[in-house]
Molecule: Bacterial RNase P class A
Organism: soil metagenome
RNA sequence: AGCUGGCCAGGCAGUCGCUGCGCGUCAUGUGCGCGUAGAGGAAAGUCCGGGCUCCGCAGAGCAGGAUGCCGGUUAACGGCCGGACGCCGUGAGGCGAUGGAAAGUGCCACAGAAAACAUACCGCCGAUGGACUGGCUGUUCUGUCCGCAAGGGUGGAAGUCGGGAACAGGCAAGGGUGAAAUGGCGAGGCAAGAGCUCACCGCGCUGGUGGCAACAUCAGUGGCAGGGUAAACCCCAUCCGGAGCAAGACCAAAUAGGCUGACCAUGACGUUGCUCGCGUCGUCAGCGGGUAGGUUGCUUGAGCGUCAGGUAACGAAACGCCUAGAGGAAUGACUGUCCACGACAGAACCCGGCUUAUCGGCUGGCUUCA
Numbered sequence: 001a002g003c004u005g006g007c008c009a010g011g012c013a014g015u016c017g018c019u020g021c022g023c024g025u026c027a028u029g030u031g032c033g034c035g036u037a038g039a040g041g042a043a044a045g046u047c048c049g050g051g052c053u054c055c056g057c058a059g060a061g062c063a064g065g066a067u068g069c070c071g072g073u074u075a076a077c078g079g080c081c082g083g084a085c086g087c088c089g090u091g092a093g094g095c096g097a098u099g100g101a102a103a104g105u106g107c108c109a110c111a112g113a114a115a116a117c118a119u120a121c122c123g124c125c126g127a128u129g130g131a132c133u134g135g136c137u138g139u140u141c142u143g144u145c146c147g148c149a150a151g152g153g154u155g156g157a158a159g160u161c162g163g164g165a166a167c168a169g170g171c172a173a174g175g176g177u178g179a180a181a182u183g184g185c186g187a188g189g190c191a192a193g194a195g196c197u198c199a200c201c202g203c204g205c206u207g208g209u210g211g212c213a214a215c216a217u218c219a220g221u222g223g224c225a226g227g228g229u230a231a232a233c234c235c236c237a238u239c240c241g242g243a244g245c246a247a248g249a250c251c252a253a254a255u256a257g258g259c260u261g262a263c264c265a266u267g268a269c270g271u272u273g274c275u276c277g278c279g280u281c282g283u284c285a286g287c288g289g290g291u292a293g294g295u296u297g298c299u300u301g302a303g304c305g306u307c308a309g310g311u312a313a314c315g316a317a318a319c320g321c322c323u324a325g326a327g328g329a330a331u332g333a334c335u336g337u338c339c340a341c342g343a344c345a346g347a348a349c350c351c352g353g354c355u356u357a358u359c360g361g362c363u364g365g366c367u368u369c370a
Stems, first nucleotide, its partner, number of pairs: 001367008010338007018038008040344001044355002047353005052244004059276004064240005069083005084098001085096004099235002104233002106229003121175002123171003128168002132163006140157007183201002186198003202224001203222008248296004258287006267281004303321004309314001
């Protein structure tokens, strides 16, 4: 200068006030007295997973939804822990929507020749083929001229050596465009090039070794299906009834179990939708009338502490502890003092997580630099 964990969350004293529980007392009231306990690290968001309650064959299938590397942990999870791989960082560490592109379909704007049934803008070559042009040969063939003839001159064919700009044709290596251009780099080869050939790397297939596994590594083999995208459709694997404490249960009260309409057993209803199965016998909508007070659910829990074991998350047995239950909503006000001068912020059935907000203090381990 950084990275990563843990703890605290104003303290103390006094006066008055509030709620639960226990005990006592009395004039039994919203009484009084004593004792004891009394909001969080996130109580917040309602994002996941459950406990619990009710419905209900809760069964089967389809649809739909969720998760997505491997292993462990847990009641369960999309959480947590450990590991593998990828990316970032000098590093301690951090992040990851991390199965499949050789099952299929779709998309990759603009630019660019071309983004897949691939392709040539600039450019490189032009060996080969057909033409153009120059030299040489004149041993071969031929036209013509000279010559009695021999032979000679000249032109063409043919042969050979070149030449300039190209045409046909070859190329996808170089340049350009782009996020991405048909594996990469080096050497050879070629007319110039190309896995065309070779070595190394990449990719596919096969096998060995290590590991529970993800995966790592080694060897062989093949010139090799052009890339990306699945937080696109899709495929694969695993999982998933629904509604919710305003769930429910009990006591009390009250009336008009009234009127109208629809369906009506080949029907209706049954806690996401559809089908099958199963169950019940009525169901639904509108108008109108009456009552609505109390108790419970409600806090002893997958609870907390110590601890064997375990890299860790976790955590057996044993022992110990009890830590809010309001009901329009309880812990507030004042005074003094100390100090680090107090932020974010108040339970409402309960628990395990995640995410967000946040003043200040204490403390463990690790990394880098001087």